[in-house]
RNA sequence: AUCACUAUAGCUCAUCUGGUAGAGCGGCUGACUCAUAAUCAGUAGGUAAUUGGUUCGAUUCCAGUUAGUG
Numbered sequence: 001a002u003c004a005c006u007a008u009a010g011c012u013c014a015u016c017u018g019g020u021a022g023a024g025c026g027g028c029u030g031a032c033u034c035a036u037a038a039u040c041a042g043u044a045g046g047u048a049a050u051u052g053g054u055u056c057g058a059u060u061c062c063a064g065u066u067a068g069u070g
Base pairs, nucleotide, nucleotide: 003070004069005068006067007066010025011024012023013022019056027043028042029041030040031039049065050064051063052062053061
C1' cells in the first nucleotide's frame, strides 16, 4: 500500500432479503430462608463506532472516516 471480516445493553451475542431493537449472564427490588446461596416474580439499562447518501421510512442498502482482526 491492497484485500477480506468485525463494530448493537456492563459482558457474550441475536435481530438482515428496509417498517420505529431482543435473549442469556450480570445489576437493582421483592418473595422464600434463622441467614446466605439456589429458586421464583418484577424492574432499570442501547441516539445500533462515526459522517454523509438512497428511500415515505435505514441496525439492515451504498460511500467515506475511525478502531480492531487476518